[in-house]
RNA sequence: GGGGCUGUGGUGCAGCGGGAGCACGUCUGACUGGCAGUCAGGAGAUCACGGGUUCGAAUCCCGUCAGCUCCA
Numbered sequence: 001g002g003g004g005c006u007g008u009g010g011u012g013c014a015g016c017g018g019g020a021g022c023a024c025g026u027c028u029g030a031c032u033g034g035c036a037g038u039c040a041g042g043a044g045a046u047c048a049c050g051g052g053u054u055c056g057a058a059u060c061c062c063g064u065c066a067g068c069u070c071c072a
Base pairs, nucleotide, nucleotide: 001071002070003069004068005067006066007065010024011023012022013021018055026042027041028040029039030038031037048064049063050062051061052060
């Protein structure tokens, strides 16, 4: 220098054009002798960034950045 993959709550991931969800964690309450455990409920992500296409974009296209990887 060139190619490929990845980027989504605090963490790990799903979602591949029209409801942003799951698990763990966290907070509140109940049970309990108990800060553990179980159950119920809540908060928390302008979907890496900028632009484009579209009635509508996390999703498609272009560029940038970061990480991983292959080639030179």
About this RNA
This is a predicted structure of a 72-nucleotide RNA (transfer RNA) from a Candidatus Omnitrophota bacterium. Rfam family: tRNA. Rfam classes the family as a transfer RNA. It was read from a public genome assembly. The organism belongs to Candidatus Omnitrophota, within Bacteria.